[in-house]
RNA sequence: GCCGAGAUAGCUCAAUUGGUAGAGCAGCGGUAUCGUAAACCGCAGGUUGGAGGUUCAAUUCCUCUUCUCGGCU
Numbered sequence: 001g002c003c004g005a006g007a008u009a010g011c012u013c014a015a016u017u018g019g020u021a022g023a024g025c026a027g028c029g030g031u032a033u034c035g036u037a038a039a040c041c042g043c044a045g046g047u048u049g050g051a052g053g054u055u056c057a058a059u060u061c062c063u064c065u066u067c068u069c070g071g072c073u
Base pairs, nucleotide, nucleotide: 001072002071003070004069005068006067007066010025011024012023013022019056027043028042029041030040031039049065050064051063052062053061
């Protein structure tokens, strides 16, 4: 330099061919216990790496760009 895959909550990952962004763990509150943990119930947490474009509407489609991983030279 070229090709491919990836970037979404604190962490690990979903989200079908565009239509309200979810789960588990972690966190907070509660129930229960003499108390703690486990358990159960609930709550909060996201400018979907960045910028622009298409569209009534973009995590999803297009362009550019940053970073990570793999392959080729």
Transfer RNA from a Candidatus Doudnabacteria bacterium, 73 nucleotides, folded computationally. It was read from a public genome assembly. NCBI's taxonomy places the organism under Bacteria, Bacteria candidate phyla, Candidatus Doudnaibacteriota. Its Rfam family is "tRNA". Rfam describes the family as follows. Transfer RNA (tRNA) molecules are approximately 80 nucleotides in length. Model confidence (mean pLDDT): 81 of 100.